[in-house]
Context: one part of a larger RNA
């Protein structure tokens, strides 16, 4: 010095274990926000601090329900208290809710500052308390430029009228690249990403100016039709539709034509006032703009005005009178309605969401620190899911099957009540039926379709129709035939998504795994800043967390005691292995 055995240290491997993850399905909901969100600042208890709770009325106030023997959230405990005149806990409906935050009186380097104006506190003033004081955008009004009239523009009331947050879905603008083609340029990636603007609880779409050959008949979603026709430096790749089969089903209203009517311009004294006769009356009529009531919605063309023919009761009306015709109301009879097509309520009621409650059925003995094991006998089950209890409990506790329930808030079935609506046929007429439209050209997008024979579709440019004897489309054009009605809107439902909440499940992880984060983690830390971003879990059944005594400056240790165990001692379950020592034997 090695090597071996033995005993320790050091370290924290691995074994059990889980408070915390990840997933996947289902239901419910699907937003908050100027009545001030989201998110924070500061404060707030007898108490230093951090979490949590709440907000100067501050770990809380008030009522209503449930709940019943304890409690004053947690780290963590002491002191002091509350409670069956029912607390503490839970659910529901108010109050308070400092300052910042869209922040909105103003300013501001967030959480601070400073101001007006009316009201109260004080005799007064400083000071304090309370409400009001931003901007847009509708509605009403009162002023008012250049410029007469108007009109911008200013002003005053009213308006719970925007604003900012928020996970994915959802529509719409702007729009890559890395990447495929084994390089790359058309092409692909992909109309994705990514940013922007908007909305909902779903959005979009949606009742043919489709479709394609038959005859179907709004939309969306899904399974086929199919990797088919196609489309492509015919490379790489891109890739339909009709037609079937299902899910779900709901249609509908404006423009306009005509009637009536309001306001303005304009003409101007009769051309008018339903119709006949007589009075009567004229700011009436006509034509035009802009509105406001009916009426009307379609392609077998449909409406519209005349006529004709039909059409329940009743009352009133059209300058009078009389007769006729028209129109409006009431009731009566039919219909239909709040998710569109008109709209607001209000009561019963069903079913549900927010606490809750009832809810079977064991004992002995033996080993244990301890019985859930053992053994002996028994029960119970619509409950032998699970989970806790000093080991392994169907009967010990929670709970499970199964039933039970709401004072209040909400959601939702239904019904009355409300509340709308309600006449057709035949002829004739040719009055409407969506214009810078529809087409063309040119120059792009989009179509599955890359210009192609490239239709249809959307449109920057230009040009630029018809009006039912009227236009579109039928994949270049034509023609014949078929088909649909464009230039205006609305529309549940079955689709799509899951941050939040509620259950359930896992041949999902088990502390280098599983979320960055089982623990005060988006923290310590780090970076001017955008923004990176960590470790760190286990005493014991129960602190019974070692009273007392002795070494020691302390730390730490040696009895003594607890405790089944203390080599379980808060550096704590198990304690591997590198590593470092001790003693012992051997080798050099």
């Nucleotide at each position: 010095a090695g090597u071996g055995u033995a005993u320790g240290g050091a370290g924290g491997a691995u074994g059990c274990c889980u408070u915390g993850g990840c997933g996947u399905c289902a239901g419910a909901u699907g937003g908050c926000g100027a009545u001030g969100a989201a998110g924070g600042a500061c404060g707030u208890g007898a108490u230093a601090g951090c979490c949590u709770g709440c907000g100067a009325a501050a770990a809380g106030u008030u009522c209503c329900g449930u709940g019943g023997a304890g409690c004053c959230g947690g780290c963590a405990a002491u002191a002091g208290g509350c409670a069956u005149u029912g607390a503490a806990g839970c659910g529901g409906a108010a109050a308070u809710g400092u300052c910042c935050g869209a922040a909105u009186c103003g300013g501001g380097a967030a959480a601070c500052c400073g101001u007006a104006u009316u009201g109260g506190g004080u005799a007064a003033a400083c000071c304090c308390c309370a409400a009001u004081a931003a901007u847009u955008c509708c509605c009403a009004c009162c002023u008012g430029a250049a410029u007469u009239a108007a009109u911008a523009g200013g002003g005053u009331g009213g308006g719970g009228u925007a604003a900012g947050c928020c996970g994915a879905c959802c529509g719409g603008g702007u729009g890559a690249a890395g990447u495929g083609a084994a390089a790359c340029a058309u092409c692909u990636c992909a109309g994705u990403a990514a940013c922007c603007c908007g909305a909902g609880g779903a959005a979009a779409a949606g009742a043919a100016a489709u479709c394609g050959a038959a005859c179907a008949g709004a939309u969306u979603c899904c399974c086929c039709c199919a990797g088919u026709a196609g489309c492509g430096g015919c490379g790489a790749g891109c890739g339909a539709a009709a037609g079937g089969g299902g899910a779900a089903c709901a249609g509908c209203u404006c423009a306009a034509a005509c009637c009536u009517u309001g306001u303005g311009u304009g003409u101007g004294u009769a051309a008018g006032c339903c119709u006949g006769u007589g009075a009567g009356c004229g700011u009436u009529g006509c034509a035009u703009a802009c509105g406001a009531g009916g009426g009307g919605u379609u392609g077998u063309a449909g409406g519209g005005c005349u006529u004709g023919c039909a059409u329940g009761a009743u009352c009133g009306u059209u300058u009078u009178a009389c007769a006729g015709a028209g129109c409006g109301g009431u009731c009566g009879u039919g219909g239909a309605g709040u998710u569109a097509c008109a709209a607001a309520g209000g009561a019963a009621u069903u079913a549900g969401a927010u606490a809750a409650c009832c809810g079977a059925a064991g004992g002995g003995c033996c080993u244990g620190g301890g019985a859930c094991g053992g053994u002996c006998c028994g029960a119970c089950a619509c409950a032998g899911a699970g989970g806790g209890u000093g080991a392994a409990a169907u009967c010990c506790c929670c709970g499970u099957a199964g039933g039970u329930g709401a004072a209040a808030u909400c959601u939702u079935c239904u019904u009355c009540u409300c509340u709308c609506c309600a006449a057709g046929c035949a002829a004739g007429u040719u009055c409407c039926u969506g214009a810078g439209u529809a087409c063309c050209a040119c120059g792009a997008g989009a179509c599955a379709c890359g210009u192609g024979a490239a239709a249809c579709c959307u449109u920057g440019u230009g040009g630029g129709a018809a009006u039912c004897u009227g236009g579109g489309c039928a994949g270049a054009c034509c023609a014949c035939u078929g088909u649909c009605c464009a230039a205006a809107g609305c529309u549940a439902a079955a689709u799509a998504c899951a941050a939040g909440c509620u259950g359930a499940c896992g041949a999902c992880c088990g502390a280098u795994a599983g979320u960055g984060a089982a623990a005060c983690a988006g923290u310590a830390c780090c970076g001017u800043g955008a923004g990176g971003g960590a470790a760190a879990g286990g005493u014991g059944a129960a602190a019974a967390g070692c009273a007392c005594c002795c070494c020691u400056a302390a730390u730490g240790g040696g009895g003594a005691g607890u405790g089944a165990a203390a080599c379980a001692g808060u550096a704590c379950c198990u304690g591997a292995a590198a590593c470092c020592a001790u003693a012992c034997a051997c080798u050099u």

This is a predicted structure of a 588-nucleotide part of an RNA (large-subunit ribosomal RNA, domain I) from a candidate division FCPU426 bacterium. It was read from a public genome assembly. The coordinates come from a structure-prediction model, not an experiment, and the mean pLDDT is 82.